[in-house]
Context: one part of a larger RNA
Molecule: small-subunit ribosomal RNA, 3' major domain
Organism: metagenome
RNA sequence: UGACGGGGGCUCGCACAAGCGGUGGAGCACGUUGUUUAAUUCGAAUCUACGCGAAGAACCUUACCAGGGUUUGACAUGUUUGGAUGCCCUCCCUGAAAGGGGAGUAAGCUGCCUUUUAGGUGAAACCUGCACAGGUGUUGCAUGGCUGUCGUCAGCUCGUGUCGUGAGAUGUCGGGUUAAGUCCCUUAACGAGCGAAACCCUUGUCCUUAGUUGCCAGCAUUUAAGGUGGGGACUCUAAGGAGACCGCCGGUGUUAAACCGGAGGAAGGUGGGGAUGACGUCAAGUCCUCAUGGCCCUUAUGCCCUGGGCUACAAACGUGCUACAAUGGUCGGUACAGAGAGAAGCAAGACCGUGAGGUGGAGCAAAACUCAAAAAGCCGGCCCUAGUUCGGAUUGAAGGCUGCAAUUCGCCUUCAUGAAGCCGGAAUCGCUAGUAAUCGCGAAUCAGCUACGUCGCGGUGAAUAUGUUCCCGAGCCUUGUACA
Numbered sequence: 001u002g003a004c005g006g007g008g009g010c011u012c013g014c015a016c017a018a019g020c021g022g023u024g025g026a027g028c029a030c031g032u033u034g035u036u037u038a039a040u041u042c043g044a045a046u047c048u049a050c051g052c053g054a055a056g057a058a059c060c061u062u063a064c065c066a067g068g069g070u071u072u073g074a075c076a077u078g079u080u081u082g083g084a085u086g087c088c089c090u091c092c093c094u095g096a097a098a099g100g101g102g103a104g105u106a107a108g109c110u111g112c113c114u115u116u117u118a119g120g121u122g123a124a125a126c127c128u129g130c131a132c133a134g135g136u137g138u139u140g141c142a143u144g145g146c147u148g149u150c151g152u153c154a155g156c157u158c159g160u161g162u163c164g165u166g167a168g169a170u171g172u173c174g175g176g177u178u179a180a181g182u183c184c185c186u187u188a189a190c191g192a193g194c195g196a197a198a199c200c201c202u203u204g205u206c207c208u209u210a211g212u213u214g215c216c217a218g219c220a221u222u223u224a225a226g227g228u229g230g231g232g233a234c235u236c237u238a239a240g241g242a243g244a245c246c247g248c249c250g251g252u253g254u255u256a257a258a259c260c261g262g263a264g265g266a267a268g269g270u271g272g273g274g275a276u277g278a279c280g281u282c283a284a285g286u287c288c289u290c291a292u293g294g295c296c297c298u299u300a301u302g303c304c305c306u307g308g309g310c311u312a313c314a315a316a317c318g319u320g321c322u323a324c325a326a327u328g329g330u331c332g333g334u335a336c337a338g339a340g341a342g343a344a345g346c347a348a349g350a351c352c353g354u355g356a357g358g359u360g361g362a363g364c365a366a367a368a369c370u371c372a373a374a375a376a377g378c379c380g381g382c383c384c385u386a387g388u389u390c391g392g393a394u395u396g397a398a399g400g401c402u403g404c405a406a407u408u409c410g411c412c413u414u415c416a417u418g419a420a421g422c423c424g425g426a427a428u429c430g431c432u433a434g435u436a437a438u439c440g441c442g443a444a445u446c447a448g449c450u451a452c453g454u455c456g457c458g459g460u461g462a463a464u465a466u467g468u469u470c471c472c473g474a475g476c477c478u479u480g481u482a483c484a
Base pairs, nucleotide, nucleotide: 001484002483003481004480005479007478008477009476010475011474012473013472015468016467019431020430021429022428023427026322027321028320029319030318031317032316033315034313035312042053043052064308065307066306067305068304069303070302073132077131078130079129082126086109087108089104090103091102092101093100094099111121112120113119114118134297135296137295138294139293143291144290145286146285147284148282150280155194156193157192158191159190160189161170162169163168174185175184176183200274201273202272203271205242206241207240208239209238210237211236215231216230219229220228221227245268248262249261250260251259252258324424328383329382330381331380332379333378334377340371341370342369345364346363350359351358352357390421395416396415397414398413399412400411401410437460438459439458440457441456442455443454
């Protein structure tokens, strides 16, 4: 100087408390361990691994296994040998395919020079050999890059000066204050940098400009649909501005920084949300994104193919979904979003089917057309507390879709079947407001989908905390030390 303390002081955080809803019990989904296996490819391991890499494992992917095949190679560059060669095309044999072997046609294409039969040389492709390619082989404890975490915590440092023999200290401490090393005062310190804040995006109010594909107040018209004539008022769209600064008033405070209350205001004290992550820590993670040193393989640890596996299943753990019902289930009627996506695409109306879906194809590269039905909600009927009209696992049958292909191993529909489960021990998690809870909608990946995941979007919409004794973590000061 740090680190540590079941030392002290001050302070903060969904840390506790106060509340609301979960997990832990059931069934299923997904991930992991273990076991099994020819293989169940590999990585991730307290918080910071375990719906993680994987925003899509039937083949492919694919790295694993079995079998078949190949050796200048699936791919790159250079060099070399050869041939009227190559491109394009057809056929046969073998085979699961890959691969291997063989035959044919010359219609078309093929640069330049000398030439006019033809010869030489070259590009591209093929063949022979040589250099080399190739490796998801190993080392993340050799590395770059990227990332997690402490933590969006308020810290981490430097120059000059001063003090100290020196390591170092001071500044950065103290008194206030703040979300903040934020600001003020004091002060052997005076300044500065990286962080904090601000600048950026979005949302909340208003104004100006603009008026189509959007809108419709007033006028007219209509097949009653802003459909049409028309209109720019309104909504909206998207450019530019305004607005919030403790600016104003009162009080407190040291005449300070600031705090408390109020007015005005759409908004009040960083308005809400996002992006943004200091010096560093964990030899944290990744050599399987990529790049890369060393080591290793080179008729194989490279490459191609068929089939299998990654989907196994006594069990354990984690994360979720659905429930156990009446604030509910079911049937009928009826209302209101936002944000997205669409050409090998989204697909309307119509017709067929109980349905998944099929036929067909209007419109739309989309403020125009389509996906598209929002659901919870509201109105009415039934159920009457039961393992039930709760719950839907499992299983049987018949179908639909995608795709060469659905057996291993896809999703969906209909009929039948109708398991556990009556609110969950010890323990444990999330959340402070348009939040929790609850309800549906969309997108990426994607032929299809094991999505109940992830990332977004809106609808309905609470309770509680005005406290810091305790648990956990963190910051500053101080103290002790058998630690470095």